[in-house]
RNA sequence: UUCCAUGUAGUCAAGUGGCAAGACAAUGGGUUUUGGCCCCAUGAUCGCAGGUUCGACCCCUGCCAUGGAAA
Repeated sequence: UUCCAUGUAGUCAAGUGGCAAGACAAUGGGUUUUGGCCCCAUGAUCGCAGGUUCGACCCCUGCCAUGGAAA
C1' cells in the first nucleotide's frame, strides 16, 4: 500500500428490512437466624457519519478500531 473478516448491555452472544432473544455478572425485592442455593423484577439510540426505504442491527458509501493475508 492492497485485499478479507469482525464491531450488538459490564462480559459472552443470537438476530439475513417490520417491538433488539438468551446466559453470566450487577441492582432491588421475596425466602433464610446470617450467608449460599432458589424465585420475581429492573436493563441497549446496535463503532461513528451520511444515503436508500413507509420502515435499517440488517442494504449502499465513507471513516474509525481490532484481527488476518499478500507485497